[in-house]
Context: one part of a larger RNA
RNA sequence: AACGAACGCUGGCGGCGCGUCUUAAGCAUGCAAGUCGAGCGAUAAGGGAAAGCUUGCUUUCCCCGAAAGCGGCGGACUGGUGAGUAACGCGUGGGUGACCUACCCAAGGGAUGGGGAUAGCCGCUAGAAAUAGCGGGUAAUACCGAAUAAUGUUAUGUAGUUAUGACUAUAUAAAGAAAGGGGCUAUGGCCCCGCCCAUGGAUGGGCCCGCGUUCCAUUAGCUAGUUGGUAAGGUAAGGGCCUACCAAGGCGAUGAUGGGUAGCCGGCCUGAGAGGGUGAACGGCCACACUGGGACUGAGAUACGGCCCAGACUCCUACGGGAGGCAGCAGCUAAGAAUAUUCCGCAAUGGGGGGAACCCUGACGGAGCGACGCCGCGUGUACGAAGAAGGCCGAAAGGUUGUAAAGUACUUUUAUUGCUGAAGAAUAAAUGUGGGAGGGAAUGCCCGCAAGAUGACGUUAGGCAAUGAAUAAGCCCCGGCUAAUUACGUGCCAGCAGCCGCGGUAACACGUAAGGGGCGAGCGUUGUUC
Numbered sequence: 001a002a003c004g005a006a007c008g009c010u011g012g013c014g015g016c017g018c019g020u021c022u023u024a025a026g027c028a029u030g031c032a033a034g035u036c037g038a039g040c041g042a043u044a045a046g047g048g049a050a051a052g053c054u055u056g057c058u059u060u061c062c063c064c065g066a067a068a069g070c071g072g073c074g075g076a077c078u079g080g081u082g083a084g085u086a087a088c089g090c091g092u093g094g095g096u097g098a099c100c101u102a103c104c105c106a107a108g109g110g111a112u113g114g115g116g117a118u119a120g121c122c123g124c125u126a127g128a129a130a131u132a133g134c135g136g137g138u139a140a141u142a143c144c145g146a147a148u149a150a151u152g153u154u155a156u157g158u159a160g161u162u163a164u165g166a167c168u169a170u171a172u173a174a175a176g177a178a179a180g181g182g183g184c185u186a187u188g189g190c191c192c193c194g195c196c197c198a199u200g201g202a203u204g205g206g207c208c209c210g211c212g213u214u215c216c217a218u219u220a221g222c223u224a225g226u227u228g229g230u231a232a233g234g235u236a237a238g239g240g241c242c243u244a245c246c247a248a249g250g251c252g253a254u255g256a257u258g259g260g261u262a263g264c265c266g267g268c269c270u271g272a273g274a275g276g277g278u279g280a281a282c283g284g285c286c287a288c289a290c291u292g293g294g295a296c297u298g299a300g301a302u303a304c305g306g307c308c309c310a311g312a313c314u315c316c317u318a319c320g321g322g323a324g325g326c327a328g329c330a331g332c333u334a335a336g337a338a339u340a341u342u343c344c345g346c347a348a349u350g351g352g353g354g355g356a357a358c359c360c361u362g363a364c365g366g367a368g369c370g371a372c373g374c375c376g377c378g379u380g381u382a383c384g385a386a387g388a389a390g391g392c393c394g395a396a397a398g399g400u401u402g403u404a405a406a407g408u409a410c411u412u413u414u415a416u417u418g419c420u421g422a423a424g425a426a427u428a429a430a431u432g433u434g435g436g437a438g439g440g441a442a443u444g445c446c447c448g449c450a451a452g453a454u455g456a457c458g459u460u461a462g463g464c465a466a467u468g469a470a471u472a473a474g475c476c477c478c479g480g481c482u483a484a485u486u487a488c489g490u491g492c493c494a495g496c497a498g499c500c501g502c503g504g505u506a507a508c509a510c511g512u513a514a515g516g517g518g519c520g521a522g523c524g525u526u527g528u529u530c
Base pairs, nucleotide, nucleotide: 001529002528003527005526006525007524008523009522012377013376014375015374016373017372018370019369020335025333026332027331029330030329031328034073035072036071039070040069046063047062048061049060050059051058052057053056080288081287082286089213090212091211092210093209094208095207096206099205100204104201105200106199108197109196110195112146114144115143121136122135123134124133125132126131153174154173155172156171157170158169159168160167161166180193181192182191183190184189214260215259216258221251222250223249226248227247228246229245230244231243233241263285264284265283266282267278268277269276270275290311291310292309293308294307313324314323315322316321341367343366344365345364349363350361351360352359353358380410381409382408383407390401391400392399393398415467416466417465418464419463420462424457431450432449433448434447435446436445474519475518476517477516478515479500480499481498485514486513487512488511489510495502496501
């Protein structure tokens, strides 16, 4: 000098930050990932109409249409934690002629014609439940054939460039696509959103390599898929990644192997620098999600709030069997010197879904608690000597506290009360209107203009007025280091102490008082780093 600090005494306000460093211990409760009816079929409730009559019910039709279901996209983002990891994990610089990339952008082509199911539903069965089974029947942008097929894919060739599987041109063969929905219409079609194939881009990733990355040699040898080759497999992709066979290699005092410790970095702290320490908050990467293992789905996961298996633990049970995972936000228990609200809102920013309206969002925006930190402000200002009283010292003259107080005048930051009051809101839909491209027209498309709802914070910030010095000072120290001294008490006691050291009868060092010094809403102590 610094701190994610703690403890003691004290404590007026505001702004901006920060807040379980311990037990990756266990968790009650609520919320944290949904959305689309413009993909699909149906229905309850509700409303209307008609009929029947038993006059308040039944049946039929129409409208509107939840919950649930099928289907699509998103649940691989966001958020949390640092257990593991000494590793191509991270940092930095490269490679990929060895690769992938949903949504998005640009430009190109296509979308013909069929089929069979299955949830929901109805009926039934088993079960305490979780849930499961059987029969019937239904839809789709769900599923499956057929047709069509190039600059794509695969195979076989040819020619050229070249850097291994790259690129260019070209021939033959084979296999492989699709889905509709909405709007307008002059009923011919047109427009919008989607669908299929292929190209390029953008973005995000996979893999590989050089260099760097802690301590112990009281760890010296380690290694059989081990090291290399061939072949087949596997993957989006190279590779002992895996398998078979063959060879006997590979690493190591330039520290292998083993053990300890540890997420890494931008940064942060310190320091004149070199360096040392550190990795909270914010940002990037990685890893993990009760413990261990596994795959499925998918463009992407080996998936925190998905699935399966095993284990420990907790809960329910009709004892047959089931349910769960806060290292999300709050909150609880425990542990600890120690760390906050079971708050408000989607108004803003951002994300998911949707054509949109909108819905969801404990991300986020805010408020609450804590002097935990940094910064700012205040606790009055001026005059005021009878140098008052009181305290303390004193040789009793006086000195000191001290312009300090009182008193007089003034101010109102702040406080209290009241009034007023921005900015954070950009614009969306709908509406009106100008221009443009295209078209037979309309909806629509492109570029504008006008107008246009919406504020959690919030009794906001700020401003104005009234009242009245009114609401606001402590902590540590005074032997030397080190700024600041006297008196009394105590008598090697009680005690102090960072070091030297004080205290045994005049203690500037203990305790108290007066005075003084330092810092100040803080001050000191402890801990840690330089």